[in-house]
Context: one part of a larger RNA
RNA sequence: GAACGAACGUUAGCGGCGCGCUUAACACAUGCAAGUCGUGCGAGAAAGGGCUUCGGCCCCGGUACAGCGGCGCACGGGUGAGUAACACGUAGGUAAUCUACCCCCGAAUGGUGGAUAACCCUCCGAAAGGAGGACUAAUACAGCAUAAGACCACGAGCUCGUUGAGCUUGCGGCCAAAGCAGGCCUCUACAUGUAAGCUUGCGUUUGGGGAUGAGCCUGCGGCCCAUCAGCUUGUUGGCAGGGUAACGGCCUACCAAGGCAUAGACGGGUAGCUGGUCUGAGAGGAUGAGCAGCCACACUGGAACUGAGACACGGUCCAGACUCCUACGGGAGGCAGCAGUGGGGAUUUUUGCGCAAUGGGCGAAAGCCUGACGCAGCGACGCCGCGUGAGCGAUGAAGGCCCUCGGGUUGUAAAGCUCUGUGGGGAGGGAAGAAUAAGGGCAGGCCAAUACCCUGUCUGAUGACGGUACCUCCUUAGCAAGCACCGGCUAACUCUGUGCCAGCAGCCGCGGUAAGACAGAGGGUGCAAACGUUGUUC
Numbered sequence: 001g002a003a004c005g006a007a008c009g010u011u012a013g014c015g016g017c018g019c020g021c022u023u024a025a026c027a028c029a030u031g032c033a034a035g036u037c038g039u040g041c042g043a044g045a046a047a048g049g050g051c052u053u054c055g056g057c058c059c060c061g062g063u064a065c066a067g068c069g070g071c072g073c074a075c076g077g078g079u080g081a082g083u084a085a086c087a088c089g090u091a092g093g094u095a096a097u098c099u100a101c102c103c104c105c106g107a108a109u110g111g112u113g114g115a116u117a118a119c120c121c122u123c124c125g126a127a128a129g130g131a132g133g134a135c136u137a138a139u140a141c142a143g144c145a146u147a148a149g150a151c152c153a154c155g156a157g158c159u160c161g162u163u164g165a166g167c168u169u170g171c172g173g174c175c176a177a178a179g180c181a182g183g184c185c186u187c188u189a190c191a192u193g194u195a196a197g198c199u200u201g202c203g204u205u206u207g208g209g210g211a212u213g214a215g216c217c218u219g220c221g222g223c224c225c226a227u228c229a230g231c232u233u234g235u236u237g238g239c240a241g242g243g244u245a246a247c248g249g250c251c252u253a254c255c256a257a258g259g260c261a262u263a264g265a266c267g268g269g270u271a272g273c274u275g276g277u278c279u280g281a282g283a284g285g286a287u288g289a290g291c292a293g294c295c296a297c298a299c300u301g302g303a304a305c306u307g308a309g310a311c312a313c314g315g316u317c318c319a320g321a322c323u324c325c326u327a328c329g330g331g332a333g334g335c336a337g338c339a340g341u342g343g344g345g346a347u348u349u350u351u352g353c354g355c356a357a358u359g360g361g362c363g364a365a366a367g368c369c370u371g372a373c374g375c376a377g378c379g380a381c382g383c384c385g386c387g388u389g390a391g392c393g394a395u396g397a398a399g400g401c402c403c404u405c406g407g408g409u410u411g412u413a414a415a416g417c418u419c420u421g422u423g424g425g426g427a428g429g430g431a432a433g434a435a436u437a438a439g440g441g442c443a444g445g446c447c448a449a450u451a452c453c454c455u456g457u458c459u460g461a462u463g464a465c466g467g468u469a470c471c472u473c474c475u476u477a478g479c480a481a482g483c484a485c486c487g488g489c490u491a492a493c494u495c496u497g498u499g500c501c502a503g504c505a506g507c508c509g510c511g512g513u514a515a516g517a518c519a520g521a522g523g524g525u526g527c528a529a530a531c532g533u534u535g536u537u538c
Base pairs, nucleotide, nucleotide: 001538002537003536004535006534007533008532009531010530013386014385015384016383017382018381019379020378021344026342027341028340030339031338032337035071036070037069040068041067048059049058050057051056078297079296080295088221089220090219091218092217093216094215097214098213102210103209104208105207106206107205108204109203110144112142113141120133121132122131123130124129149175151173152172154170155169156168157167158166159165160164179202180201181200182199183198184197188195189194190193223269224268225267230260231259232258235257236256237255238254240252241251242250272294273293274292275291276287277286278285279284299320300319301318302317303316322333323332324331325330350376352375353374354373358372359370360369361368362367389419390418391417392416399410400409401408402407423479424475425474426473427472428471429470433465439459440458441457442456443455444454445453482527483526484525485524486523487508488507489506493522494521495520496519497518503510504509
C1' cells in the first nucleotide's frame, strides 16, 4: 500500500446492488417448511329438492373430514461435526453394472378367484394407541391362458479391442398385464338409443434403442510431526462357494506365507475438497464467507425395511443422554429447514408479504402444495452513485486568534444581490416485469362422423413487490458534515496551561519553567457520509 462475512470509538442526508452466528454440530417455546390425484376404488356427511304425525323418511348430488390405491416424499433447503480418504481435482476404464418419470421404435392388453381397510358392533386404555366380530371395492393382491421378444442352459457359424463380447441361427426350459374418461351409431348386438359395439385420449405389460442420473475400478496431484520406525492375521495371494445391479477378502471354508515401509509404512496432530477469492510485476504466499460442482452429516451410537433410487434431516426399529405429559400402568419429542428464544461471544437481522414471476411435486385439466424462490423489513457491513447549493460579492465588516502594536490571519468566507430545485416535503399521473392456461372463433389432422380428441393461428383471466420505479407541478437555501492528524518517517504551526507531574507513543523518542511531540485554543493538512483504532492475510 491492498484486502476483509469483521469488531470497537466518534459522526451520519438519500439511493442502487450485494452481504449479514466466523463462537456452542449448545439446548430449543410457538407457527409454518411435502404433498397431491374423485379421469384407480368403496363409502359418503353438509348444502339442494320432496314428504312429514315435526321424531324423522325419501330423492338428487358427488363437495368436506377420513380410508384403500397411485405417484412424490432419495429433489429442493441446512450445516462442516467427522474425514488425510479414490473424500476431492484431473485423465481414463466398466467386455464387471443399474437407471422411476421423459423421448423414439416394435409387440400385447384374454379369462378367473379369494381377501381386506373405511363404515357398523363389542371391548381394553388416562392418553398414545390397540384387540375381536360382521360387510364391501379397486389400476390393491393371487392364480390361469398366450409368448413375437427377453432371460437361462446346450450346439453351430461370422466378426472383434478375445478370462470374453456382439450378430445370425437350432433345440429345450422359463417369464406379463388393468383398466379409466370423453364422444358416436359407421360396423356388430339388442331393437331406435343404448353398449358388450365403434372411435379418441390417458394408462397397464413386455422388448430394443436413446437421454439423464448413479454405482464400481485405475494412473497422477495437493498439510504438518521421525522427540511416531517398524506395521499387518481377513492380513497378502490362490481355489471353491455365498452375496451384490455389479468386480472384488465384500463374506465364509480350505490351502500357501505372504503384503506394506526412510521415495516415510504404522502412529499422532490439524483439516471438508475444488472452481475460485485476497495479495503480488511475476514466481509465489495466504485462504475456501457469499455464488457454483463434489463429499459427509441430520440429538449420540447401531440396524435394516420400503423403493428405480436411502441404510432416508421434518420415515421405522433398538440402545443411550436430555426435555415434556401421565390417572404411575405407560407414552411423546429431535430447528446443522424459514422466522424466532435462551446461552456462548468483540459480533451477525423480521416469530413480515406472496405463490404474480422462475423452478419443483401431484393431477387429463381446472387447480392444490411449495419459509425453494420472488419481494419487503433491520444493519454505513461492503462497493458504487448523488446531495448538503451555484454565480457575483472588499471600506477586506463584526467577533476570534496572533502581533515587532504598524498590522497579519480566519477570508469571498459571512452579510448582501441574482439564481437553481437533485435529495427531503406536498399534490397529480403512472409502468415493464404477463408468458400463457381454461373458454370462444377459424384452419388442418384423427375418425364412419360436421361429435369427441390433438395441432396451428386469432382472441382471451391473472402483480406479492406497490400506487413502487419513473414523469409532471408546487414549496423553501430553507431540512442534510464529520473524523483523524499537524517533531521526523509524513502533507500540515503558533499561543496559553502544565513542569520527568499529568500525560503521549507505530519506530526513533517527547515532558525536569520559554514543549511546533502532553492538554486546550486559533490556524492548517488529509479523507469525507464517513473517518480513525484494533484484529487477520499478502
Molecule: small-subunit ribosomal RNA, 5' domain
Organism: metagenome